The RNA shown here (transfer RNA) has 73 nucleotides and comes from Seminavis robusta.
It matches the Rfam family "tRNA". Gene Ontology term of the family: triplet codon-amino acid adaptor activity.

[in-house]
């Protein structure tokens, strides 16, 4: 160059045949404890790398780019 993977919440990762997005861990706040840890409970947080397409509808199909990665000459 060219071929493949990856890219979704502050961290990791999930998401089954396309139908308006979860979960662990952290994070606040509560409960328990004489106080922290532990441990339960509720809750916040993301419009899904970035632009287009296709569609009644796109994390999910298509195409370009862009980071990281492997692998070939």
């Nucleotide at each position: 160059g060219c071929u493949c993977c990856a890219u979704u919440a502050g961290c990791u990762c999930a998401g089954u045949a396309g139908g308006u997005a979860g979960a662990g861990c952290a994070c606040a706040c509560g409960a328990c404890u004489u106080u922290u840890a532990a441990u339960c409970g509720u809750g916040u947080g993301g419009c899904c790398g970035u632009g287009g397409g296709u569609u009644c509808a796109a994390g999910c199909c298509c195409c370009a780019c862009a980071u990281g990665g492997a692998g070939u000459a």
The prediction has a mean pLDDT of 81.